[in-house]
A computed fold for a 72-nucleotide RNA from a Myxococcota bacterium, annotated as transfer RNA. Taxonomically the source falls in Myxococcota (Bacteria, Pseudomonadati). The coordinates come from a structure-prediction model, not an experiment, and the mean pLDDT is 83.
RNA sequence: GGGGGCGUAGCUCAGGGGUAGAGCAUCUGCUUUGCACGCAGAGGGUCGACGGUUCGAUUCCGUCCGUCUCCA
Numbered sequence: 001g002g003g004g005g006c007g008u009a010g011c012u013c014a015g016g017g018g019u020a021g022a023g024c025a026u027c028u029g030c031u032u033u034g035c036a037c038g039c040a041g042a043g044g045g046u047c048g049a050c051g052g053u054u055c056g057a058u059u060c061c062g063u064c065c066g067u068c069u070c071c072a
Stems, first nucleotide, its partner, number of pairs: 001071007010024004018055001026042005048064005
């Protein structure tokens, strides 16, 4: 320098055009003498950035950034 993968909640990941979800974690309540476990509930997201397409973009397209990898 060129090719490819990935970027979504604190963490691990799903979702591939029509209100963004799960598990774990955190908080509250119940339970316990107390803790843990268990049960019920709650909070937490500019979906990496900027443009384009579209009635509508996390999703499709382009460029860039970060990261991993391959080639030279």
The sequence is in RNAcentral, with records from ENA.